The part of an RNA shown here (small-subunit ribosomal RNA, 5' domain) has 510 nucleotides and comes from an uncultured bacterium. Its Rfam family is "Bacterial small subunit ribosomal RNA". Model confidence (mean pLDDT): 87 of 100.
[in-house]
Context: one part of a larger RNA
RNA sequence: GACGAACGCUGGCGGCGUGCCUAACACAUGCAAGUCGAGCGGGGACGCAAGAGCAGUAAUGCGCUUGGGUUCUAGCGGCGGACGGGUGAGUAACGCGUGAGCAACCAGUCCCACACAGGGGGAUAACGCGCCGAAAGGCGCACUAAUACCGCAUAAAACCAAACAGAGGACAUCUCUGUGUGGUCAAAGGAGAAAUCCGGUGAGGGGAGGGCUCGCGUCUGAUUAGCUGGUUGGUGAGGUAACGGCCCACCAAGGCGACGAUCAGUAGCCGACCUGAGAGGGUGAUCGGCCACACUGGAACUGAGACACGGUCCAGACUCCUACGGGAGGCAGCAGUGGGGAAUAUUGGGCAAUGGGGGGAACCCUGACCCAGCAACGCCGCGUGAAGGAAGAAGGUUUUCGGAUCGUAAACUUCUAUCCCGGGUGAAGAAAAGGACGGUAGCCCGGAAGGAAGCCCCGGCUAACUACGUGCCAGCAGCCGCGGUAAUACGUAGGGGGCAAGCGUUGUCC
Numbered sequence: 001g002a003c004g005a006a007c008g009c010u011g012g013c014g015g016c017g018u019g020c021c022u023a024a025c026a027c028a029u030g031c032a033a034g035u036c037g038a039g040c041g042g043g044g045a046c047g048c049a050a051g052a053g054c055a056g057u058a059a060u061g062c063g064c065u066u067g068g069g070u071u072c073u074a075g076c077g078g079c080g081g082a083c084g085g086g087u088g089a090g091u092a093a094c095g096c097g098u099g100a101g102c103a104a105c106c107a108g109u110c111c112c113a114c115a116c117a118g119g120g121g122g123a124u125a126a127c128g129c130g131c132c133g134a135a136a137g138g139c140g141c142a143c144u145a146a147u148a149c150c151g152c153a154u155a156a157a158a159c160c161a162a163a164c165a166g167a168g169g170a171c172a173u174c175u176c177u178g179u180g181u182g183g184u185c186a187a188a189g190g191a192g193a194a195a196u197c198c199g200g201u202g203a204g205g206g207g208a209g210g211g212c213u214c215g216c217g218u219c220u221g222a223u224u225a226g227c228u229g230g231u232u233g234g235u236g237a238g239g240u241a242a243c244g245g246c247c248c249a250c251c252a253a254g255g256c257g258a259c260g261a262u263c264a265g266u267a268g269c270c271g272a273c274c275u276g277a278g279a280g281g282g283u284g285a286u287c288g289g290c291c292a293c294a295c296u297g298g299a300a301c302u303g304a305g306a307c308a309c310g311g312u313c314c315a316g317a318c319u320c321c322u323a324c325g326g327g328a329g330g331c332a333g334c335a336g337u338g339g340g341g342a343a344u345a346u347u348g349g350g351c352a353a354u355g356g357g358g359g360g361a362a363c364c365c366u367g368a369c370c371c372a373g374c375a376a377c378g379c380c381g382c383g384u385g386a387a388g389g390a391a392g393a394a395g396g397u398u399u400u401c402g403g404a405u406c407g408u409a410a411a412c413u414u415c416u417a418u419c420c421c422g423g424g425u426g427a428a429g430a431a432a433a434g435g436a437c438g439g440u441a442g443c444c445c446g447g448a449a450g451g452a453a454g455c456c457c458c459g460g461c462u463a464a465c466u467a468c469g470u471g472c473c474a475g476c477a478g479c480c481g482c483g484g485u486a487a488u489a490c491g492u493a494g495g496g497g498g499c500a501a502g503c504g505u506u507g508u509c510c
Stems, first nucleotide, its partner, number of pairs: 001509003005506005012382006018375002020340001025338003029335003034079003039076002042073005048067004053062003086293003095218008105210002110206003114202003118152001120150002128141005158184004163179006189198003219265003226256003231253006238246001268290004272283004295316005318329004346372001348371003354368001355366004385415004395406004419451001420447006429437001454499005459480003465494005475482002
C1' cells in the first nucleotide's frame, strides 16, 4: 500500500459498488420454463340464428336438436426445457492459455439462391363403458383426428457402386471436376373473401456455434526411481458426425522415465486484480471467456445439440407419506430455515427497460434482468456552521502563589442553510400509448444553529508533557524495554499530537 474481511469503541447524509471465504452440510414454504386453439379431435361456458316440441287464450317462457360466432382448455402434436441462473467438489489434464491443423467432422433455428410437394393406408391418446388401488398410479373393451405414424409415385449438383478423362496435393491413405451408367431415399398443411402470409421436403452456399488433433506454457515433494497388459504398434472387423486401443479378434514385443516417468500432496484455468521504478512476487471475490459438477455412484433414451441442476432408469445413504400392500423427494436457481463459523442481507416490487422461450399477432412466461430493502463492508463527495467578539468571564488543570494554560474557545452580536423539517412543483429513462423504481431525482417557497464527533496515541523508533495515584504490585509492550516511593513508558486527570464518520486491533499478500 491492498482486502469479499472480522473484532473493539464510535456513528449525520448522499452517490456508486460489494456482501457464506466455513459444512459440494441438511432443508419447511413460495416462486425460478414454458408457450402455440392460425397443427388436431374432443369437452366446458357465453350469447346468436333456424327447426320441431311442451306450458299458456296470447304476449311469452322452458328445455331439446342443428348451424355458425366468442372464449377457456385436459389430451395428441410442434418448438423450447442442452440457453439463461448456481457452485468449485473433482481435475496437474490438450482442463486452461496461446499458436496451428482436420484431405478425419457436425450443424435445429437464422441469411442467400435452386428444385419440389402427386396419390394412398393403418393406428392411437383424449372422450365413453367396466375394473383395481389408501395413495402414487394402473388395467381391459370399444370409438376418433392431425403439421403424429407408414407404404407407393416422382429424383437431383444428395448417398452407394464401378468406368473413362483431367486437375490438385506433404504425391501417402487421397481430394476435386467433367462425362455418361446402375441402384437408394422426400414432403404437410394452416389462416384469410382474396391478394397473400406462416409453414413442409431435398440439395448447395453463408453466418454464428460445436467436436477432434498437434507444438509450446501451466504448483510442491527424489525422505516417491523405476512405471505399464489394451499396455506400445500392426492387420481385420465393429462403433462414431468424425480420426483413433475408442471397442473386439489375431499377430508382434513393445511404450514411458533424472529433459523427473510413476506415486504422493495441493489446486478449477485465463482475461485480470494487489504490490513493485521495473524485473518480479502474490491472488484468481465481484465483471468477462473456457472447463467441471448438480444428494452419492452408474447408465442410456429423446433430440440438431445432453449422457441432461428444477427429464428417465438402476443401485446407495438420508428425509417424508402410508390403510403396511406400497409410494414420494433432491435449493451448488431466488428468497428463506436449521447447522457450522470470527463472519456475510429481504420468505420485497416489476416485467417499465435490456435480453431470452413460444406465438402470424395480441400476448403469455421469465427470482435472467431492472429496481427497492438490510450492512460505514469498500471507494468517493458533503456536513456537524461562518464572521465579529478580551472583562482574556466563570470553571478545570497547574503554580515558584506573581502567574501560566484550556482561550476567540464560550457567552454575546450579526449572518448563512449543504444535510434536515414543512409546503408546492415534478422528470429523463419510452420512436403513438404504456414507468416497478416513484411523488424518487431535480427545482421553488418557508422554518430553524436548532438534530449531527469520535477514535488512537504522546520513553526512543515517531508528531505530541505535566500533576496525582501506584510502588517489580497493579499493569504496559510492535522492537528496544518500562514498574522495587518524585514513573513524560502502569492508572486517572489537565494539556498536546494524528486521523476523522470513522479510528484502532487482528489476519493475509506485496